[in-house]
RNA sequence: GCUUGGUUGGUGUAGUGGUAAGCACAUCUGUUUCACACACAGGGGAUCGUGAGUUCGAACCUCACACCGAGCA
Numbered sequence: 001g002c003u004u005g006g007u008u009g010g011u012g013u014a015g016u017g018g019u020a021a022g023c024a025c026a027u028c029u030g031u032u033u034c035a036c037a038c039a040c041a042g043g044g045g046a047u048c049g050u051g052a053g054u055u056c057g058a059a060c061c062u063c064a065c066a067c068c069g070a071g072c073a
Base pairs, nucleotide, nucleotide: 001072002071003070004069005068006067007066010025011024012023013022018056027043028042029041030040031039049065050064051063052062053061
């Protein structure tokens, strides 16, 4: 340099163009306990890497760029 995969709450992930961006862990509150843990109930937390384009409508399609990984030279 070229090709290719990826980037979504604190962490790990799902989400194949349309109503609320879901789940697990973590965290917070409550119940429970002498207390802690477990368990149970509930809450907060992401405008989806950045920018632009397509579309009535984009996490999802297209392009550029940034970063991480793999392959080729």
The prediction has a mean pLDDT of 82. This is a predicted structure of a 73-nucleotide RNA (transfer RNA) from Lachnellula arida. It matches the Rfam family "tRNA". Gene Ontology term of the family: triplet codon-amino acid adaptor activity. Rfam classes the family as a transfer RNA.